RNA sequence: UUCUUAUCCAGAAAGGUGGAGGGAACAGGCCCUGUGAAGCCUUAGCAACCAUUCUCCUAAUCCGGGAGAAAAGGUGCUAAUUCCUGCCCCAAGCUCGGGGAAAGAUAAGAA
Numbered sequence: 001u002u003c004u005u006a007u008c009c010a011g012a013a014a015g016g017u018g019g020a021g022g023g024a025a026c027a028g029g030c031c032c033u034g035u036g037a038a039g040c041c042u043u044a045g046c047a048a049c050c051a052u053u054c055u056c057c058u059a060a061u062c063c064g065g066g067a068g069a070a071a072a073g074g075u076g077c078u079a080a081u082u083c084c085u086g087c088c089c090c091a092a093g094c095u096c097g098g099g100g101a102a103a104g105a106u107a108a109g110a111a
Base pairs, nucleotide, nucleotide: 001111002110003109004108005107006106007105008104013043014042015041016040017039021032022031023030026086027085028084029083044078045077046076049074050073052070053069054068055067056066057065058064082103087100088099089098090097
């Protein structure tokens, strides 16, 4: 980098540095930002995907499979639903709504 699977309306910020942008890309909208953006560093926190431990079920005590709990090792995350829309379907017919896809993010596995 590509592919597969799962999840994405919950949750969780301070300090230092930096000095003008940021919210993935494009477009439209709407926001955040000199009361200090991005990036980087430190500390703290959230969550529980994988790994770990324990209990129960299945199974001829293992392996495998399933359910739950603990803890926090590997990741991840800490404005707004993945900020909203874009394509399709339903509803509606000015607006407003519901579902799905695409794209993206993260994890695990594979190439």